[in-house]
């Protein structure tokens, strides 16, 4: 890097170094010398995977129970990731439904496209 697949309206930031940017693209609002990017250190959010305890339900054993297995669902927060300014900051490109309309087209709420993260596979 491709490909499936799942979330993307809630959450959670101090300090050093550094010195003009940053919010993907592009337009818009915005955030920055009251210090942007990048980096480091401490610190938190969350619970995607992993591992832990635990409750139910299937299986499975003649059966009791249960060591087991496989779903679901709680706590907790060890581990690997992720994230800590505005809904993916808002739009934009296809599209549906509804309402307005001067009939050109506009707003509103999905869907898809695109991006972000995470498991998985190559």
């Nucleotide at each position: 890097g491709a490909c499936u697949u799942a979330u993307c309206a809630a959450g959670a930031a101090a300090g050093g170094c550094a010195g003009a940017g940053g919010g993907a693209a592009c337009g818009g609002c915005c955030c920055u010398g009251u210090g942007a990017a990048g980096c480091c250190u401490u610190g938190g959010c969350a619970a995607c995977c992993u591992g832990a305890u635990u409750u139910c339900a299937a299986u499975g054993c003649a059966g009791c129970g249960c060591u087991a297995u496989u779903g679901a669902g709680a706590u907790a927060a060890a581990g690997g990731u992720g994230c800590c300014a505005a809904u993916u900051c808002c739009g934009u490109c296809c599209u549906g439904a509804u309402u307005c309309u001067u009939c050109a087209g506009a707003a509103u709420c999905g869907g898809g496209c695109a991006g972000a993260u995470g498991a998985g596979u190559c």
A computed fold for a 122-nucleotide RNA from a Saprospiraceae bacterium, annotated as SAM riboswitch aptamer (S box leader). The sequence was found by an Rfam model in a public genome assembly. Its mean pLDDT, the model's own confidence on a scale to 100, is 80. NCBI's taxonomy places the organism under Bacteria, Pseudomonadati, Bacteroidota, Saprospirales, Saprospiraceae.